Overview:
Glycine riboswitch aptamer from an Acidobacteriota bacterium, 87 nucleotides, folded computationally. It was read from a public genome assembly, where an Rfam model found it. The organism belongs to Acidobacteriota, within Bacteria.
[in-house]
RNA sequence: UUGACGCCUUGCGGGAGAGUCGGACAUCCGACGCCGAAGGAGCAACCGCCCCGGGAAUCUCUCAGGCAAACGGACCGCAGGGAAGAG
Numbered sequence: 001u002u003g004a005c006g007c008c009u010u011g012c013g014g015g016a017g018a019g020u021c022g023g024a025c026a027u028c029c030g031a032c033g034c035c036g037a038a039g040g041a042g043c044a045a046c047c048g049c050c051c052c053g054g055g056a057a058u059c060u061c062u063c064a065g066g067c068a069a070a071c072g073g074a075c076c077g078c079a080g081g082g083a084a085g086a087g
Stems, first nucleotide, its partner, number of pairs: 001086002007082008019032005033067003039063001040061003046054003
């Protein structure tokens, strides 16, 4: 200097699923049922120094989280910032 793609982060917009009952009386507690898209965990192919290790997810599990609204929310779009890398 560059920094499109890829990584991290900020702002804005969009953003699903799943419930009843009872007691409380201020969104709390309990029972059972359910959801998967915060986070977390598990594994295939494949690779290796081949005992073992590495190894992805929107898949699986449901530990956590959630099942009015709100908050949150993977992911997508737009606009910034940063680092890495390259010259």